The RNA shown here (small-subunit ribosomal RNA) has 1466 nucleotides and comes from an uncultured bacterium. RNAcentral holds the sequence, with entries from ENA, Greengenes and SILVA. The prediction has a mean pLDDT of 84. Rfam family: Bacterial small subunit ribosomal RNA. Its family is annotated with structural constituent of ribosome and ribosome in the Gene Ontology.

RNA sequence: AGAGUUUGAUCAUGGCUCAGAGUUAACGCUGGCGGCGUGCCUAACACAUGCAAGUCGGGCGGAAUGUUUGGUGUAGCAAUACAUUGGACAUUGAGCGGCAGACGGGUGAGUAACACGUGAGUAACCUACCCUAAAGUGGGGAAUAACUUGCCGAAAGGUGAGCUAAUACCCCAGAUUCCUGGGUCGUAAAGAUUCAGGGCAAAGCCGCAAGGCGCUUUAGGAGGGGCUCGCGGCCUAUCAGCUAGUUGGCGGGAUAACAGCCCACCAAGGCUAUGACGGGUAGCCGACCUGAAAGGGUGACCGGCCACAGGGGCACUGAGACACGGGCCCCACUCCUACGGGAGGCAGCAGUGAGGAAUUUUGGUCAAUGGGCGAAAGCCUGAACCAGCAACGCCGCGUGGGGGAUGAAGUCCUUCGGGAUGUAAACCCCUUUUAGCCCUGACGAACACUGACGGUAAGGGCUGAAUAAGCAAUGGCUAACUACGUGCCAGCAGCCGCGGUAAUACGUAGGUUGCAAGCGUUACUCGGAUUUACUAGGCGUAAAGCGGGUGUAGGCGGAUGACUAAGUUCUCUGUGAAAGCCCCAGGCUUAACCUGGGGAGGCCAGGGAAUACUGGUUGUCUGGAGUGAGGUAGGGGAGAUUGGAAUUCCCGGUGUAGCGGUGGAAUGCGUAGAUAUCGGGAGGAACACCAAUGGCGAAGGCAGAUCUCUGGGCCUUUACUGACGCUGAGACCCGAAAGCUAGGGGAGCAAACAGGAUUAGAUACCCUGGUAGUCCUAGCCGUAAACGAUGCAGAUUAGGCGCAAGAAGUAUCGACCCUGAUUGUGCCGAAGCUAACGCAUUAAAUCUGCCGCCUGGGGAGUACGACCGCAAGGUUAAAACUCAAAGGAAUUGACGGGGACCCGCACAAGCGGUGGGGCAUGUGGUUCAAUUCGACGCAACGCGAAAAACCUUACCUGGGCUUGAAGUGCUGGUGGUACCUCCGGUGAAAACUGGAGGGACCCGCAAGGGAGCCAGCAAAGGUGCUGCAUGGCUGUCGUCAGCUCGUGCCGUGAGGUGUUAGGUUAAGUCCUGCAACGAGCGCAACCCUCGCUCUAUGUUGCCACCCGCAAGGGGGAACUCUUAGAGGACUGCCGUGAAAAGCACGGAGGAAGGUGGGGAUGAGGUCAAGUCAUCAUGGCCUUUAUGUUCAGGGCUACACACGUGCCACAAUGGCCACUACAGAGGGAAGCAAGACCGCAAGGUGGAGCAAAUCCCUAAAAGUGGCCCCAGUUCCGAUCGUGGGCUGCAAUUCGCCCACGUGAAGUCGGAAUCGCUAGUAAUCGCAGAUCAGCAGGCUGCGGUGAAUGCGUUCCCGGGUCUUGUACACACCGCCUGUCACACCACGAAAGCUGGUUACGACAGAAGUGCUGCCGAAAGGCCGCCCGACGUCGUGACUGGUGAUUGGGGUGAAGUCGUAACAAGGUA
Repeated sequence: AGAGUUUGAUCAUGGCUCAGAGUUAACGCUGGCGGCGUGCCUAACACAUGCAAGUCGGGCGGAAUGUUUGGUGUAGCAAUACAUUGGACAUUGAGCGGCAGACGGGUGAGUAACACGUGAGUAACCUACCCUAAAGUGGGGAAUAACUUGCCGAAAGGUGAGCUAAUACCCCAGAUUCCUGGGUCGUAAAGAUUCAGGGCAAAGCCGCAAGGCGCUUUAGGAGGGGCUCGCGGCCUAUCAGCUAGUUGGCGGGAUAACAGCCCACCAAGGCUAUGACGGGUAGCCGACCUGAAAGGGUGACCGGCCACAGGGGCACUGAGACACGGGCCCCACUCCUACGGGAGGCAGCAGUGAGGAAUUUUGGUCAAUGGGCGAAAGCCUGAACCAGCAACGCCGCGUGGGGGAUGAAGUCCUUCGGGAUGUAAACCCCUUUUAGCCCUGACGAACACUGACGGUAAGGGCUGAAUAAGCAAUGGCUAACUACGUGCCAGCAGCCGCGGUAAUACGUAGGUUGCAAGCGUUACUCGGAUUUACUAGGCGUAAAGCGGGUGUAGGCGGAUGACUAAGUUCUCUGUGAAAGCCCCAGGCUUAACCUGGGGAGGCCAGGGAAUACUGGUUGUCUGGAGUGAGGUAGGGGAGAUUGGAAUUCCCGGUGUAGCGGUGGAAUGCGUAGAUAUCGGGAGGAACACCAAUGGCGAAGGCAGAUCUCUGGGCCUUUACUGACGCUGAGACCCGAAAGCUAGGGGAGCAAACAGGAUUAGAUACCCUGGUAGUCCUAGCCGUAAACGAUGCAGAUUAGGCGCAAGAAGUAUCGACCCUGAUUGUGCCGAAGCUAACGCAUUAAAUCUGCCGCCUGGGGAGUACGACCGCAAGGUUAAAACUCAAAGGAAUUGACGGGGACCCGCACAAGCGGUGGGGCAUGUGGUUCAAUUCGACGCAACGCGAAAAACCUUACCUGGGCUUGAAGUGCUGGUGGUACCUCCGGUGAAAACUGGAGGGACCCGCAAGGGAGCCAGCAAAGGUGCUGCAUGGCUGUCGUCAGCUCGUGCCGUGAGGUGUUAGGUUAAGUCCUGCAACGAGCGCAACCCUCGCUCUAUGUUGCCACCCGCAAGGGGGAACUCUUAGAGGACUGCCGUGAAAAGCACGGAGGAAGGUGGGGAUGAGGUCAAGUCAUCAUGGCCUUUAUGUUCAGGGCUACACACGUGCCACAAUGGCCACUACAGAGGGAAGCAAGACCGCAAGGUGGAGCAAAUCCCUAAAAGUGGCCCCAGUUCCGAUCGUGGGCUGCAAUUCGCCCACGUGAAGUCGGAAUCGCUAGUAAUCGCAGAUCAGCAGGCUGCGGUGAAUGCGUUCCCGGGUCUUGUACACACCGCCUGUCACACCACGAAAGCUGGUUACGACAGAAGUGCUGCCGAAAGGCCGCCCGACGUCGUGACUGGUGAUUGGGGUGAAGUCGUAACAAGGUA
């Protein structure tokens, strides 16, 4: 200090989430020791039991006990015992009396308050014990408890009579600086002094004594308290008005004391937007946590204050209480009871139950510290000090150290080689903290006895590595990775997100990382979050400027003097308790912890100083603001009057069949005369042209003309006022359209409505009608994308170009022209700003003042409440719940029923087909034991398959084999072995099995080894799955012209530029221009082939020449041809176009002309395209089977459907006959000639040929004749018979021949395909595969057309541009109703709680008051107040509620398609 998450990517906005620190914690797993701390956050719920406040005998009367010492009596010789009676000492139950029980300890319910904090005041007060000072302490008296005794009661307790003491109580005397009243001085109020009057004290005890301790009065101190005030610290305005003792006064009362604290009377005040009153929540602070700080949160432990003591009220005593372990009363609860009545209060320490996620021992001691009492000893003290329990926290220590590679075993991974765990272990050497055992043994005591802790800490010794490691994480954030299991399951998850068969994300294991006696999780707080912004944010489009104005409070405010000193600054004083924090020292071995010193800390109070700025008071000024005077433009407003054009309607004329309307129609109108046209009339509304990018107004808004009334602006002048200003919460006013009320008006238009169309539907778009309304008057409503999505005012900051108003200047007859201050209104731009877009003197720049508003999306501008409204509704305005986004700008793509340009057999123009028939072939479907598998729009379907009878073959049925059909390695065995031949048996074969005969090879001297065979082991095998794990190969867009890079430049960035533009091209082809300059992959060219020429070559090819009947021979190298090489074409030349270039068009020459024809060649990418069945390959599966082998069957099935073909339907034909000319290929397990046989298929036979030689080889279209338009002399399917060929085999299931048979079909619906020239069409030939099988495929040549105006349209593609809510990219996205499930919320007849107000009733205890009784103490009746309670009426706030309303959420529901592109009606 940041990070993750919205997007294909980017920037910014914005929320959510994480990493840090902390905790009175809890939970999970784990757990060695010690020190110091901490430990009911919930039920202020209820409590058994014990203890927590007593003490004083030196205040008193006693009593009892003990000790001791006398007297008397009895018994006894006596010691002695017993009884009784005195004294002393010690102790002391109960009682009187004194002091303390108001402290200490607990808790945080209440309390929003002078409760707390801080600083003041008290001249308005009190103070026991303590300290200082002064004075005094004389005399007398009457009681009472205890005790004794009687009575009542179950008890608690009560009561009568009698006795007695005091430091208990009372009286008298007596004193002051005390109290009361007055005078004088003085004062704001104090105070000082003096006089008078009256009143008020006391207690003793101890001691031989000295004396001590007490007591009384007064003054002061210290410490403690009461009361008052300034300031400070929560939420809520969906609480806006509150208040009758209320506010004040006078007089009383009460109090320690001021005061409406209380009372009588008088007045009518007091508080409040600087938030009263009400509601909610809460003890406050020092401090604690966090944070860089400012802040935010908290108020455990420790310390200060407050409040409370089961709930509520009350007083008594006392210095002090309205009293936790005192009293009285009421209520609730618990307990006892003899039922009459009583007892109790753990929020003291332990402890129990309950609640809860959760919080300890019914411990020890008063040794220390402190408290109460006491003269003291001492007693009491659950305060305190200690111990116990708990890893609850912090701190410290340990679980060993050194060496040790064969890198052991085990485990995990593995490419099987190895790697990891890992010097880790074992093993060797060493140490002993801690734990254990033995011995010694404190400080803490100042202070004699006395130590709970404690035989503790600490010290010494002994033993022995011995007693001691876990938890979480391991996809990114975030340090750390592999295997297996699982298979959108189980599960994980803080956010993003993982899991659908290769999961580093689930579970386990190994490894690793982090921390460590702990580690994680959960909860909460701060931080990060500048995400409430004081420090330190925003508002054109992201959330956010009120629709506009006038103006109240408030905030802010021009120039220049003087005074003041409130703010402000400086300084001093006081205070800011201690602890804590920071710093420095010191003490526990260290640390935590503790001790000492210093510092810091306030919006605090007071004194002094300063006066720049702000404020206050006062003076002056004119610049801000305003007034006056003179002009000026204008749809500014209101009222009245008036005008013409047009629509409609009415009347009349002319006139006849249609009009109207639409994409096209229909509804509608019209022969009862429409539309059209002419004339006349009625009525309402709106004002063409001017007119604008223009004017006016605060905004809404304002438009024919004229008149009246009226607001504002601008210009000039510089006469007047003299800061009079700006903004503006509330408030008030204005405020389009629609809507509402009442009354008018109503031509046109037109929601609703009706009809006609459209459509799947059409409650729409279109058409025909049409009512509210639109108009006027009066009044409501108060909202709009009320927008510049931009609040108002002021100042400052380059310009350029307009428009409107326009002074002045210039020039003039003139306001013609020109220049032009100022005001308004626009466009473009500099700096600057902005996330970008953009804004830019009319700011979104730079500053100032004030107001309004925002804080993730949805829920929701909704609910409830309140206010307004006649209503509709408006204003104000939440929450639960839910999501991890929602949103802005810009970028690249893709897309558009957006635009522009261009191309392609894309359309058009043509030619021939397909779709109809039969057959072939492939596919789907169906069938089947099996009909093996793959391919599925183009880009699957005569495709893989360039050949399924067996084989192929992967499928089915059945028969066999199991180291296997084939391959590799190791071990062992095997010479009559391997292997070969023959003969048998079983069997469909494979195979199993028997017999006979023959019989090895290589290396080596040998032994032995290799090879073969057998057995075993390791391993094989799989056309089994996954093409969505892959390689390779391929298809497709597409032979489309594109796809990129380097450097530079632009942009915050994605990215752009280059590659766009103007031309041009088949082309990102080339040229020109240009912040680009270059380059790469593509294009083109280089390659092959065809076309021309030349050179070379010359057999098997060729022949101008010779011989020969021919075959052939000789000769030739000219020609054809062959093979190899060279030339040729480049827009090179001419002309035209154009600025030039490029290029285009025309021409010349040329075999060929503008890439000459064809081929090969396929950029970057797209389609999870195709292929695991060519091959290769990860993973998974299988192993007497999913492997392997054999026989048979199947892949050839057949109601159907589709694709691709063949043959036809005929005369451009069929049949018969005759007869020329090709090219390119193939041939040895081959091609096969001539000859012969057969009608033929074919057969016999075999010349020649490993091929420019021989063979396949016959080319076919062609020519001639016949047929004469018919289901034919067309067509040839189907079927029958007989043959041929190949092959082990032709039945399922081949091809061919001959004869016979002679089906459908007469040119093919919707639709659809190919082709632009040697092309289509048509004709045959060859080859691959192959034993055989070609209608398919791949090649080859022969004959050889038609058409192309053109680019509007269909399809595909390219470039630029535009819009976008798409990016899985339009086969996209997305919306509402309905249906289902779940969730929270609102309404609701009501039902039921809590709090509270008002009016009454009744009224306990108790203070006070009046009266009565009494000598008094006191008692009794009554009155006021008064808790609880009761009745009535409200208010606020919860719970629940049949039903109901919308909302949210939910992989694959229904209906439509509203939005996003012109989203198909913007």